């Protein structure tokens, strides 16, 4: 320096999924009140509304999506995740803004857990960003035990996966 193969553990991701939540919510019908506006954030257009909309009281009926997910299978160990930027698609008749999703580049993160704050979310679920905390694997340095020398164990400190270990080649 190139290739191949490996290791970390509540390990990562994907697919399907019983089920719970969403929710007695949205929405539909009837009813009480009420009176001029209403239609996702803005604008335009269009539509609905005094035959009473939006809103509200009561009664009857009553979902879904995203997210979670016992369990099973698949692919793996930059597994994977995330930000900015750019392109595509969707939400919405058009434009803007915003959100979701997908692809590409740059950049960041060793890993899982807990916790504080912010954001997404119906949520006390979950996700995500930053900070903190101990734990853990790996390497380096130092000390110490062991030891013919080493391999190795323990402790402390520190670094980062573009790392580490093994084999083969140059």
């Nucleotide at each position: 320096u190139g290739a191949u193969a490996g290791a970390g553990g509540c390990g990562c991701a994907g697919u399907a999924a019983a089920g719970a939540u969403g929710a007695g919510u949205a929405c539909c019908c009837g009813u009480c009140c009420g009176c001029a506006g209403g239609c996702a954030c803005c604008g335009c257009a269009g539509c609905c509304g005094u035959u009473g909309a939006u809103g509200u009281u009561c009664g009857g009926g009553g979902a879904a999506a995203g997210g979670c997910g016992a369990u099973a299978c698949u692919g793996c160990c930059g597994a994977a995740g995330c930000u900015u930027u750019g392109g595509g698609a969707g939400c919405u008749g058009c434009g803007g803004a915003g959100c979701u999703u997908u692809c590409a580049c740059c950049g960041c993160u060793g890993a899982g857990c807990g916790u504080a704050u912010g954001c997404c979310g119906a949520a006390a679920a979950g996700g995500u960003a930053u900070g903190c905390g101990a734990u853990u694997g790996u390497c380096a340095u130092c000390a110490u035990a062991g030891c013919u020398u080493g391999a190795u164990g323990u402790g402390a400190u520190g670094g980062a996966g573009u790392g580490c270990u093994a084999u083969c080649g140059u």